[in-house]
Parts: sequence; C1' cells; structure tokens
RNA sequence: AUUUCAUCAAGAGCAGCCGAGGGAAUGGCCCUAUGACGCUGCGGCAACCCCCAAAUGGGAUAGGUGCCAAGUCCAGCGGAUACAUCCGACAGAUGAACA
Repeated sequence: AUUUCAUCAAGAGCAGCCGAGGGAAUGGCCCUAUGACGCUGCGGCAACCCCCAAAUGGGAUAGGUGCCAAGUCCAGCGGAUACAUCCGACAGAUGAACA
C1' cells in the first nucleotide's frame, strides 16, 4: 500500500527558523511578505487505543497516535424539497484490527 470496522457541525496557539506558495485532487472560495505552508520548542484540544471502575454508558490523561483558519472550507454524483435547505453515496482524513 490493500481489506474490515468506527468517527468526521464541537474543541484547541504562541515563540524561533525559513522564505513562496498553501488549503489532497478539479472548479469555486479563502489564507499568505502585517511572513502563509513547512520545521523546531513549548503550550493546548480531544478521548481512537491504552488505563480505572463496572456496563454499551461513566471516569481519568501517565503512555501510543491524532489534531490546534474556515463543517472534511464549499461543491461535483444520487434522492427529497417548502427552492431555503436536508439526506445519502463517492473521494479524503484519523484511529483500531487483519494479512
């Protein structure tokens, strides 16, 4: 990498370095020299695994991940519809398991 399952409307940023792109891809829209993205340090969020108790839910945050602009930023495909929106699929992300 593949496959299976679960979740994806909430939440959480400062400093240093670097220097032009970045938000997966397409179209939009947006962020960005008032320094984005990325890396490092510190901090934080959350609670998938783990842990506790004992029961499908609760507690905790020591450990393994993850995350800290915008709903997965929005849409594309199908359906419903009061035409405003809603539901689902695909794709993607994260975790756990399998080989």
The prediction has a mean pLDDT of 79.
This is a predicted structure of a 99-nucleotide RNA (SAM riboswitch aptamer (S box leader)) from Megasphaera sp. An286.
The RNAcentral record of the sequence draws on Rfam.
Rfam family: SAM riboswitch aptamer (S box leader). Rfam links the family to the GO term regulation of gene expression.